Small-subunit ribosomal RNA from an uncultured bacterium, 1438 nucleotides, folded computationally. The coordinates come from a structure-prediction model, not an experiment, and the mean pLDDT is 82. The RNAcentral record of the sequence draws on ENA and Greengenes. Rfam family: Bacterial small subunit ribosomal RNA.
[in-house]
RNA sequence: AGAGUUUGAUCAUGGCUCAGAUUGAACGCUGGCGUGCAUGCUUUACACAUGCAAGUCGAACGGCAGCGGUCCCUUCGGGGAGCCGGCGAGUGGCGAACGGGUGAGUAAUGCAUCGGAACGUACCGAGUACUGGGGGAUAACCCAGCGAAAGUUGGGCUGAUACCGCAUACGUCCUGAAGGAGAAAGCGGGGGACCGGAGACGGCCUCGCGGUAUUCGAGCGGCCGAUGUCCGAUUAGCUAGUUGGUGGGGUAAAGGCCUACCAAGGCGACGAUCGGUAGCGGGUCUGAGAGGAUGAUCCGCCACACUGGGACUGAGACACGGCCCAGACUCCUACGGGAGGCAGCAGUGGGGAAUUUUGGACAAUGGGGGCAACCCUGAUCCAGCCAUGCCGCGUGCAGGAAGAAGGCCUUCGGGUUGUAAACUGCUUUCGGCCGGGACGAAAUCGCCUGGGCGAAUACCCUGGGUGGAUGACGGUACCGGAAGAAGAAGCACCGGCUAACUACGUGUGCGCAGGCGGAUGCUUAAGCCAGACGUGAAAUCCCUGGGCUUAACCUAGGAAUGGCGUUUGGAACUGGGCAUCUAGAGUGCGGCAGAGGGAGGUGGAAUUCCUGGUGUAGCAGUGAAAUGCGUAGAGAUCAGGAGGAACACCGAUGGCGAAGGCAGCCUCCUGGGCUGACACUGACGCUCAUGCACGAAAGCGUGGGGAGCAAACAGGAUUAGAUACCCUGGUAGUCCACGCCCUAAACGAUGUCGACUGGCUGUUGGGGACGCGAGUCCUUAGUAGCGAAGCUAACGCGUGAAGUCGACCGCCUGGGGAGUACGGCCGCAAGGUUGAAACUCAAAGGAAUUGACGGGGGCCCGCACAAGCGGUGGAUGAUGUGGAUUAAUUCGAUGCAACGCGAAGAACCUUACCUACCCUUGACAUGUGCCGAACCCUGGAGAGAUCUGGGGGUGCCCGCAAGGGAACGGCAACACAGGUGCUGCAUGGCUGUCGUCAGCUCGUGUCGUGAGAUGUUGGGUUAAGUCCCGCAACGAGCGCAACCCUUGUCACUAGUUGCUACGCGAGGGCACUCUAGUGAGACUGCCGGUGACAAACCGGAGGAAGGUGGGGAUGACGUCAAGUCCUCAUGGCCCUUAUGGGUAGGGCUUCACACGUCAUACAAUGGUCGGUACAGAGGGUCGCCAAGCGGUGACGCGGAGCCAAUCCCAGAAAACCGAUCGUAGUCCGGAUUGUUCUCUGCAACUCGAGAGCAUGAAGUCGGAAUCGCUAGUAAUCGCGGAUCAGCAUGUCGCGGUGAAUACGUUCCCGGGCCUUGUACACACCGCCCGUCACACCAUGGGAGUGGGUUGCACCAGAAGUAGGUAGCUUAACCGCGAGGAGGGGCGCUUACCACGGUGUGGUCCAUGACUGGGGUGUAAUAUCGUAACAAGGUAGCC
Repeated sequence: AGAGUUUGAUCAUGGCUCAGAUUGAACGCUGGCGUGCAUGCUUUACACAUGCAAGUCGAACGGCAGCGGUCCCUUCGGGGAGCCGGCGAGUGGCGAACGGGUGAGUAAUGCAUCGGAACGUACCGAGUACUGGGGGAUAACCCAGCGAAAGUUGGGCUGAUACCGCAUACGUCCUGAAGGAGAAAGCGGGGGACCGGAGACGGCCUCGCGGUAUUCGAGCGGCCGAUGUCCGAUUAGCUAGUUGGUGGGGUAAAGGCCUACCAAGGCGACGAUCGGUAGCGGGUCUGAGAGGAUGAUCCGCCACACUGGGACUGAGACACGGCCCAGACUCCUACGGGAGGCAGCAGUGGGGAAUUUUGGACAAUGGGGGCAACCCUGAUCCAGCCAUGCCGCGUGCAGGAAGAAGGCCUUCGGGUUGUAAACUGCUUUCGGCCGGGACGAAAUCGCCUGGGCGAAUACCCUGGGUGGAUGACGGUACCGGAAGAAGAAGCACCGGCUAACUACGUGUGCGCAGGCGGAUGCUUAAGCCAGACGUGAAAUCCCUGGGCUUAACCUAGGAAUGGCGUUUGGAACUGGGCAUCUAGAGUGCGGCAGAGGGAGGUGGAAUUCCUGGUGUAGCAGUGAAAUGCGUAGAGAUCAGGAGGAACACCGAUGGCGAAGGCAGCCUCCUGGGCUGACACUGACGCUCAUGCACGAAAGCGUGGGGAGCAAACAGGAUUAGAUACCCUGGUAGUCCACGCCCUAAACGAUGUCGACUGGCUGUUGGGGACGCGAGUCCUUAGUAGCGAAGCUAACGCGUGAAGUCGACCGCCUGGGGAGUACGGCCGCAAGGUUGAAACUCAAAGGAAUUGACGGGGGCCCGCACAAGCGGUGGAUGAUGUGGAUUAAUUCGAUGCAACGCGAAGAACCUUACCUACCCUUGACAUGUGCCGAACCCUGGAGAGAUCUGGGGGUGCCCGCAAGGGAACGGCAACACAGGUGCUGCAUGGCUGUCGUCAGCUCGUGUCGUGAGAUGUUGGGUUAAGUCCCGCAACGAGCGCAACCCUUGUCACUAGUUGCUACGCGAGGGCACUCUAGUGAGACUGCCGGUGACAAACCGGAGGAAGGUGGGGAUGACGUCAAGUCCUCAUGGCCCUUAUGGGUAGGGCUUCACACGUCAUACAAUGGUCGGUACAGAGGGUCGCCAAGCGGUGACGCGGAGCCAAUCCCAGAAAACCGAUCGUAGUCCGGAUUGUUCUCUGCAACUCGAGAGCAUGAAGUCGGAAUCGCUAGUAAUCGCGGAUCAGCAUGUCGCGGUGAAUACGUUCCCGGGCCUUGUACACACCGCCCGUCACACCAUGGGAGUGGGUUGCACCAGAAGUAGGUAGCUUAACCGCGAGGAGGGGCGCUUACCACGGUGUGGUCCAUGACUGGGGUGUAAUAUCGUAACAAGGUAGCC
């Protein structure tokens, strides 16, 4: 520090996801150690069994149950004595308000920081003054009673540091300033003289601890203020003790804290009120920081203690382990009544993903009580559990290559695991064993000694010295010893598959609040700047040290704590105040332009209608029609009239207005702008949330109006349908007046205002200068076009900014859901405005690029169309295919580019299919062993494969021989063979196709952020990216062309089997024909014209041939996952007594039907008969086969010749000459069938070809549609070859005869180039929308229903406090007494009030028959259509 993901690729936008750190964690797998450190119910503030968590003081008191001691008595069972140690229960004091827990409530009565004044304070410290004298009760205890219990009642005795008076009052309090009021408690230690007392003992003195009053302090606490402290405005108004005052009350204390009266205030857009959520801070986690998140453990504060209310006691509480009441719950009960509160420590149940032991000790630290000893202390210190976190250590170290075995991969060579292991040597941390063994603990206390108090060597306090006691942890840390590599590595990630979202200026103006604001001077000091001081707790973080072996951890000091406050100073800037100014803004004056607005009037053209005339059969409408109108007279035409709406030309790229918008002409009223030169005001300004006004069209209300147009509607067409597009009609509406609505793609998709920054051109309005004028120049306000810099993702913007800046406002934060729902506001309604969430997706979207596509455009080609000739589609047959059938009808090829295709030839074979019968190292290859030569002849069984006999026979090489070797055959076992089995979507190779179309690319350079572009585009030209010219391109490659073959002319050479000027043969010759080799020839070379002086084109000459002469071979980058695994090769998979191999028979030849390709025809340009001509290219020895003979013929017999320019196939046919037929299902046509034959072959039944005779079907030129061909071509005629035993109407070749037509490129098809649009890129056979159906999900409405919370009104009113007080009752003081102290208590009552109840509202949650839309899915494929993207086939959108 980034990365992945939208695309074919690119840039930018934009969301989603990931990488980091962290945790009180949890879960899964795994798991060595650590008295190393730390943490440990985040959930149900849910309910709790059991134990413990707050007592202590006998030096306050009466006493004495229990225990120990002592003493006494005793019947020896025991009883007694507070006498001592002590002490249960009780009176009394202090504590229990701390410590510990939790975070429910609380958005401020809280917390944090900084200030403040009107307070309290037990214990503690300092000071002053006192501590005198009396009284009456009451627990305990005893007696009696009630109750199940808890407990309680009555009577009697008694003490105090309990309670109450009296005295006194330094100081204190009250006050009318004279005065008045109010205290106390003792206990213990020690003691010489003196005093009292019978004595005990006391007085007295002293010390200590207390007590009372009061002052000050410290610490602690109460109260007030300022600032800060979460979300929601779909919460906008809240408030009656409310805000303030006066009097009174109350409190420790200020205060509406409470009360009476008076006033009407107080809070709020700087967010009141309401709703939701939440303890706050120091800190913690993260981050570079700003910031964000969080508030466990530790520290500070607050709140709470089963829920709600209340007070009492007390210095302090409205009190966690206190009380009273109400409620819920639990427990006990004798049913009458009682008891309880773990959010203390452990622990239990429950909840939960999840969180520990019912441990030890007061040894240390701290707390309470006590003079102290000491007691208590689940605070605390320790231990236990858990890898929950942090830290540390270990699981060994060194050597060790045959690079072991095994595993995995392999191109079979090897690579890797891997020095890893084994093996050798060494070490021993931790763990296990044995032994030793701490620090934490010195105070209190005893003794000695110094000091203080004091009369005192006493007591007490205090300093020093010394002695001894005290350890839960723990036999732990730590140390030592022996053995032994021994007991100790896991967790996460990566790598494969799957694979998801968006472009924001309010429509416009005015304008309050708010924000911002021109120049100069003086002043102020709020902001601002600087200094000082206070505070900012500790811990944490950071730095430097120290202590545990290190670290984590602990600890000391420092720094820091961006803050707040007080104070001093400064005065530039902002703000405030005062004064002045004119550059901003405005006013006055003179001009100017204008569809600016409102009202009234008026004009002509046109449409329609009405009336009348003329006139006759159509008019209108469309792609074509029809509906419609018209013989009752339309349309056309002429004249007259009515009525409404809109204003041609001018007119514009023009003008005006804030926007919406504004158009004939005239008049009236009225707003704004521009301009000129002066004068005036003196910052009066800019922007603007809320607010107010305006606001196209459509729509709404009321009343008019209504010619044309025209939603809805009707009819006619179109169509598969057509609720549309087209046509004929036609109502709201469009128009006017008034009132609403308030939205638009209300757009420049560009807020308003101001300043600055090169230009050019056009145009509107005004002004100026010059010029006689035409006009030129300058300036300003608008309005258009192009463009510098700059900006921008790009497109583009560019003084009218989207550049550079300033002021203010609005708005946005992925797509969908959704501008929807709910709520509020507005509206008559329609609806508008404000405006979510659940859920769902990983994109959606912008600009540009390359392609592809378009029922977009331009240019150009092609038998593409057109012009022609002949066909196919109809018939019969042949052949292939589909389908059907079958045991099998083997397989493949499927638009063009499958279908006489693989197959250049299925009777067996082929053959892959079916049935049956056989074989299993195999029909075939290599390797091993054994035997034998091979091989030939010949029986039997069987459909055959096969099985089983007989006979003959021994070779070649080496070697004297024995023997060995090669080949071949047989047997055996195993490696293996074999597969036309699958996958052509795993592949190679080959092929088809676009297409013989003219294209496809590269290097360097340049342009662009980039994909890419340029080059290759443009102007010409060509068959051609062929060539020329131009050009930020310059070159190059693969294609084109040429080079190759063939054909056409000539020359030369060579000539047999060819030819021949010889009548034939022999012989001769090589001129000719021909054969086959080498050359020549054609290049737009020449001439003329056109063109741009080019390329090139047109015409001509010459020439056998003329503009690539004709034909062939030759197929760029690539496309179609095109075809082929059944030619071959090959990965993977599959079969292995079978999916391999062999044999026989059958099938591939089936047949209602459909399609393709052909053959033959339908006839007279013909058929038939007779006669007579002329080819080329091929083939031939298992072959072609002559002559001759036989047969009507197929053919047979025959055997000459020929391994071929020699012989044969081999009569070419159409043509030509003559005859006949006469338009007919024929003398056309030949299918079919019968029969007799021929040939091939082991064999023609399924299932060959041919011949003769007989038979003589369909068919009379073929619907929609469709194919081929541009010249030696089409058409037509025959001939040959391959395959092949035989079998072509197929196929590949060959020659003969031999046309017609092309105006032209509008249209169909295919293609090339440029351009344009695109939502396509699997690329239009694309993409994609909505309804409906089904499933699931969340959500709105909904008669309602259930619950939470809260407001208002009312009822009721426990406990308690305060007030009142008829009733009952009452020791202390007063009084001789009665009685009193309006004394106290109980009771009653009034006020306040919790729970509860009734009624009526607000709000939230849940639920609800039914219902609304939304989302997702339905395999890529549910249904219907085709809306959008191309001119998307009616441009689209709002």